[in-house]
The prediction has a mean pLDDT of 77. Bacterial RNase P class A from an Acidobacteriota bacterium, 370 nucleotides, folded computationally. The gene name in the source record is rnpB. Of the family's consensus pairs, 90% are formed in the model. Lineage of the source: Bacteria > Pseudomonadati > Acidobacteriota.
RNA sequence: GGAGGGGACUGGGCGGUCGCUGUCGCGAGGCAGAGGAAAGUCCGGACUCCACAGGGCAGCGAGCCUGCUAACGGCAGGGCGGGGCGACCCGACGGAAAGUGCAACAGAGAACAGACCGCCAGCGGCCGCCUUCGGGCGGUGCGGGUAAGGGUGAAACGGUGGGGUAAGAGCCCACCGCCCCGACGGUAACGCUCGGGGGCACGGCAAACCCCUCGCGGAGCAAGACCAAAUAGGGAGGUGUCUGAGGCUGGCCCGGCCGAGACCUCCGGGUAGGUUGCUAGAGGCCGCCGGUGACGGCGGUCCCAGAGGAAUGACCGCCACCCCGGGGCGACCCGGGGCACAAAAUCCGGCUUACAGGUCCCCUCCAGAC
Numbered sequence: 001g002g003a004g005g006g007g008a009c010u011g012g013g014c015g016g017u018c019g020c021u022g023u024c025g026c027g028a029g030g031c032a033g034a035g036g037a038a039a040g041u042c043c044g045g046a047c048u049c050c051a052c053a054g055g056g057c058a059g060c061g062a063g064c065c066u067g068c069u070a071a072c073g074g075c076a077g078g079g080c081g082g083g084g085c086g087a088c089c090c091g092a093c094g095g096a097a098a099g100u101g102c103a104a105c106a107g108a109g110a111a112c113a114g115a116c117c118g119c120c121a122g123c124g125g126c127c128g129c130c131u132u133c134g135g136g137c138g139g140u141g142c143g144g145g146u147a148a149g150g151g152u153g154a155a156a157c158g159g160u161g162g163g164g165u166a167a168g169a170g171c172c173c174a175c176c177g178c179c180c181c182g183a184c185g186g187u188a189a190c191g192c193u194c195g196g197g198g199g200c201a202c203g204g205c206a207a208a209c210c211c212c213u214c215g216c217g218g219a220g221c222a223a224g225a226c227c228a229a230a231u232a233g234g235g236a237g238g239u240g241u242c243u244g245a246g247g248c249u250g251g252c253c254c255g256g257c258c259g260a261g262a263c264c265u266c267c268g269g270g271u272a273g274g275u276u277g278c279u280a281g282a283g284g285c286c287g288c289c290g291g292u293g294a295c296g297g298c299g300g301u302c303c304c305a306g307a308g309g310a311a312u313g314a315c316c317g318c319c320a321c322c323c324c325g326g327g328g329c330g331a332c333c334c335g336g337g338g339c340a341c342a343a344a345a346u347c348c349g350g351c352u353u354a355c356a357g358g359u360c361c362c363c364u365c366c367a368g369a370c
Stems, first nucleotide, its partner, number of pairs: 001366010012319007020033005035341001039352002042350005047220004059216005064078005079093001080091004094211002099209002101205002116150002118146003123143002125140006158176006177200001178198005184191002224276004234267005242261001246258004283302008321338007
């Protein structure tokens, strides 16, 4: 210098004018006012209400190990597998010698498989030739042996070499691989150093059903609590007042009694609306200590949006950064343009996704110079 890998951060600054929300103040006015993701609402919790004796089934979810944590599908460290020369990166990573099932196309054959081309003859058949008439040689590949080699496939029933054989084959042997047992190291996943045993059985898929282990009650701040109109309707009581229906008593009237309605008083529920929940919290920052780390402990210090049809905005000027055009030898000057993703809604811990431009730290590979 080039090409990369990992991590941490930033997300314009200053000023003016006019507003918005909260809060303090009698008032003038003062003070505070979005994010790293406030997002998606995908996990986990706090909180609230409802349900609930205990156990099981079903359903859903998690799934290498050990830690961390309030909890998690998160994080840290480690193991194993895969990729990269490397720094590093990626992984739905329990069980296929419980059961059921699946495997397109190609291919002879796809799971206790199979013979298309091959290979084989010491065998049967057929054909041809020869014959000393016993048989021999050649062909054919119909039957037989075989699974080396070729071919198909994502995958073909350990690999290489040797022996062996008609040709072959763990048929036998050596090495490698594999399986089982033990010892050793490790908390464990696991490791493979060692020892012993076994010719090798157990192919793939569980992101098919399934099996195993573990976890899970439901709804969500529009949760929930409190105050509470107007109008309509419900309940209880009263009858001084009435234009008081109707009924009982009675032959009828008066009278008496019951009583719809109206009126008056009281009670209770719901709605509009208001208050609360509501922002001091698994909180931020700094330091020390423990731990490889996630994280934990202790001390100090700070208070940091609480709106709710929902505030945090609009305009202007200057500067910074980037781009374009022009001028200048140059420092630079002039003009124009651009400056991301996105915005709280009960709160917190994560994950995922989006993001113009910029900053810092560590590391790897290649090339060169000293």
It matches the Rfam family "Bacterial RNase P class A". By type it is a ribozyme. Gene Ontology terms of the family: tRNA processing, dimeric ribonuclease P complex and ribonuclease P activity.